[in-house]
A computed fold for a 145-nucleotide part of an RNA from an uncultured Clostridia bacterium, annotated as small-subunit ribosomal RNA, 3' minor domain. Its Rfam family is "Bacterial small subunit ribosomal RNA". Its family is annotated with structural constituent of ribosome and ribosome in the Gene Ontology.

Context: one part of a larger RNA
RNA sequence: CACCGCCCGCCAAGCUAUGGGAGAUGAGGGCACCCAAAGUCGCUGUGCCAACCGCAAGGAGGCAGGUGCCUAAGGUGAAAUCGUUGACUGGAGUUAAGGCGUAACAAGGUAGCCGUAUCAGAAGGUGCGGCUGGAUCACCUCCUU
Numbered sequence: 001c002a003c004c005g006c007c008c009g010c011c012a013a014g015c016u017a018u019g020g021g022a023g024a025u026g027a028g029g030g031c032a033c034c035c036a037a038a039g040u041c042g043c044u045g046u047g048c049c050a051a052c053c054g055c056a057a058g059g060a061g062g063c064a065g066g067u068g069c070c071u072a073a074g075g076u077g078a079a080a081u082c083g084u085u086g087a088c089u090g091g092a093g094u095u096a097a098g099g100c101g102u103a104a105c106a107a108g109g110u111a112g113c114c115g116u117a118u119c120a121g122a123a124g125g126u127g128c129g130g131c132u133g134g135a136u137c138a139c140c141u142c143c144u145u
Base pairs, nucleotide, nucleotide: 003108005105008101009100010099011098013095014094015093016092018090019089020088023085024084025083026082027081031077032076033075034074039070041068042067043066044065047063048062049061052059053058111132112131113130114129115128116127117126118125119124
């Protein structure tokens, strides 16, 4: 490359990352309950004992054993967190040459835009209120010369 311009949305297709998602699977930690080794400590100690006291009997002290609390490991349960996966599902981004229209940019062919309500394949339409960042024509006011 200058209106044979620019440009908006929807649909179709490809690719990318991503949200939701019954469930599946894994990790570490916490909680509740079950079971409970070794061990300290408490209670008991009918059985046992060289040192201390005693001539001795016995006493003091201790040991085995029994039992209770705590408790590692193990088991069970419900929930939370994080990761992987997941039928299906939501939009987003992107792509030289697909389909539909033409909303915006000129008065863009209904001026546009903002807020709101409502309607519609889609851009969008319509109602109400507001703005000029509206073209054209006429008038008024102000500023500059």

RNAcentral holds the full RNA, with entries from ENA and SILVA.